[in-house]
RNA sequence: AGUUCAUAAAGGCAAACUCAUUGAAAAGUGAGGACGCAAAACUAGAGGGGCUAAAAUGUAUGGUCUGUACAUCAUGCCAGCCAGUUGCUGAU
Numbered sequence: 001a002g003u004u005c006a007u008a009a010a011g012g013c014a015a016a017c018u019c020a021u022u023g024a025a026a027a028g029u030g031a032g033g034a035c036g037c038a039a040a041a042c043u044a045g046a047g048g049g050g051c052u053a054a055a056a057u058g059u060a061u062g063g064u065c066u067g068u069a070c071a072u073c074a075u076g077c078c079a080g081c082c083a084g085u086u087g088c089u090g091a092u
Stems, first nucleotide, its partner, number of pairs: 004091003012037002017032006035080001041085003047082002049078003056072007
């Protein structure tokens, strides 16, 4: 320097759930908590995919200046779905 692996050691992250908080929601953050993770680090401002639908638009309806329901839609999110980039420790 390269390849491959994650059995042991050291160290790291932290799902569900609970509490608090922000948000229309999805979800985020903090604390607790561990299902798991050898990239569970970073990238959602340009790869695919997924979640939500406040606002907007349309339709229906009540009704009279606005309410309700449904549909479409990201400008809101997800990297612990795949993907891309970088990389620690140990073994070889």